[in-house]
RNA sequence: GAAGUUGCACGACCGACCGCCGGCGCGAGCCGGAGGAAAGUCCGGACUCCACAGAGCGGGAGGCUGGCUAACGGCCAGGAGAGGCGACUCUACGGAAAGUGCAACAGAAAGAUACCGCCCGGCAUGACCGGGCAAGGGUGAAAUGGCGAGGCAAGAGCUCACCGGGAGCGCGGUGACGCGCUUCGCACGGCAAACCCCCUCCGGAGCAAGAUCGAAUAGGGGCGCGUUCCGCCUUCGGGCGGAUAAGGGUUGCUCGCCCGAGACGCCCGGGUUGAUCGCUCGAGGCGGCCGGUAACGGUCGUCCCAGAGGAAUGGUCGGUCUCGACAGAAUCCGGCUUAUGUGCGACUUCCCCU
Repeated sequence: GAAGUUGCACGACCGACCGCCGGCGCGAGCCGGAGGAAAGUCCGGACUCCACAGAGCGGGAGGCUGGCUAACGGCCAGGAGAGGCGACUCUACGGAAAGUGCAACAGAAAGAUACCGCCCGGCAUGACCGGGCAAGGGUGAAAUGGCGAGGCAAGAGCUCACCGGGAGCGCGGUGACGCGCUUCGCACGGCAAACCCCCUCCGGAGCAAGAUCGAAUAGGGGCGCGUUCCGCCUUCGGGCGGAUAAGGGUUGCUCGCCCGAGACGCCCGGGUUGAUCGCUCGAGGCGGCCGGUAACGGUCGUCCCAGAGGAAUGGUCGGUCUCGACAGAAUCCGGCUUAUGUGCGACUUCCCCU
């Protein structure tokens, strides 16, 4: 100098005046006023309401190990595998000797196969017959451990060495796993982002949640289902209690349970549509110290930092710079992902110079 990997930081600044939203103050006035992603609404929680005797079936999500956390599909640390010369990055990473299934095209054969070949024998000497083989060729994304040597008619874990694999034992590690030794010629390949099996987790709706006050609920219409039985009382109109029906609840379904002779179900139409709370002090920010490799936790100090409801955060002037990207809160937090400008640090590979 070039190319790259990775970790961070900031998100123009200062002043004056005039406005807007909120808070405090009798008042003058004072104080606060968008983001790192406020975004996508993809996960997880807090909070609120509804539901919740029980049983069975089903459904969804997650899936190496250890830890962190309120929780997570997040984060940290590690293992294994894959990619890269490397810094480093990525992983849907449980089970294929439970069962079912799948594998286009090509190929003889995609789960038990022999097309071309190789070898032996036969005689009829061939595009032949019988037998052996799976090394070589060919097909394919994938072909029955790899490679070498011995061996053999030719071959073949048939035998041997090394590598790979299974099983057992030992050692190290909390563990995933690693290392070593012994043993077995290898005992039947791939796919579970195919069904499935195993393990773990899982009620529903969401701040237009929900609560309070005020207002309104006038006069109404249509459709569907059921309108049964028993007991007691009666002023004979009916009333009360019980059992069931239709139906409803049990928020995936079924059983079961509960309610239930109409506070039943559905639809149309009409009325109201204001205010307050929820609402922002919180798993909170910043700094120091302590524990931990880290994520994170503990402790002390300090700070208060939007809270609207047609919805505020803007304008003018002056000054400075590197001349400014993506973008605008709506219950609140923890993540992930996406969008985006600039700057800095560390590291890797290559080239050049000294």

The RNA shown here (Bacterial RNase P class A) has 354 nucleotides and comes from a bacterium. Its mean pLDDT, the model's own confidence on a scale to 100, is 77. It matches the Rfam family "Bacterial RNase P class A". Gene Ontology terms of the family: tRNA processing, ribonuclease P activity and dimeric ribonuclease P complex.